[in-house]
A computed fold for an 85-nucleotide RNA from Peribacillus saganii, annotated as c-di-GMP-I riboswitch aptamer.
RNA sequence: UUAAGAAAAUGGCAAACCUAUUGAAAGGUGGGGACGCAAAGCCACAGGCCUAAGGCAGAAAUGUUAUGGCAGCUGGGUUACCUAA
Numbered sequence: 001u002u003a004a005g006a007a008a009a010u011g012g013c014a015a016a017c018c019u020a021u022u023g024a025a026a027g028g029u030g031g032g033g034a035c036g037c038a039a040a041g042c043c044a045c046a047g048g049c050c051u052a053a054g055g056c057a058g059a060a061a062u063g064u065u066a067u068g069g070c071a072g073c074u075g076g077g078u079u080a081c082c083u084a085a
Base pairs, nucleotide, nucleotide: 004083005082012037013036017032018031019030020029021028022027035072041078042077043076045075046074047073048070049069050068054065055064056063057062
């Protein structure tokens, strides 16, 4: 340095839920709050999942569709604290 994650140490992030706000929604953001996380730091490249404003079809009910999203779904890329084997 690379790989790895036992025992520790410094710490870090923050699920559900409540609340405010934003959005058509999924979701995002702020505050509270901790289920958990060795990348639960960052990136939408691939797969997967969520939503359907608008479009298309339909007499209607409704169906379908991402240009919208999810990094705490998986893989991948990239950066990083500590330290045995």
Source information: The model forms 95% of the base pairs in the Rfam consensus. NCBI's taxonomy places the organism under Bacteria, Bacilli, Caryophanales, Bacillaceae, Peribacillus. It was read from a public genome assembly, where an Rfam model found it.